[in-house]
RNA sequence: GUCUCUGUGGCUCAGUUGGCAGAGCGUCAGUCUCAUAAUCUGAAGGUCGCGAGUUCGAGCCUCGCCGGAGGCA
Repeated sequence: GUCUCUGUGGCUCAGUUGGCAGAGCGUCAGUCUCAUAAUCUGAAGGUCGCGAGUUCGAGCCUCGCCGGAGGCA
């Protein structure tokens, strides 16, 4: 240089036909206990990497840029 994959709560990741942004772990509060942990219940936490385009509507499709991984040179 070029090709492919990838970027979504703090972390690991779903989101499969374009139509409400989710799970587990973690955090906080409650429950239980003499107490702590575990259990159970609830809550908070997101510019879906950035920008533009298509569309009535984009996490999802298209283009550019940035970061990460790999192949070729």
A computed fold for a 73-nucleotide RNA from Mycotypha africana, annotated as transfer RNA. The sequence is in RNAcentral, with records from ENA. NCBI's taxonomy places the organism under Eukaryota, Opisthokonta, Mucorales, Mucorineae, Mycotypha. The prediction has a mean pLDDT of 82. Rfam family: tRNA. The family's RNA type in Rfam is transfer RNA.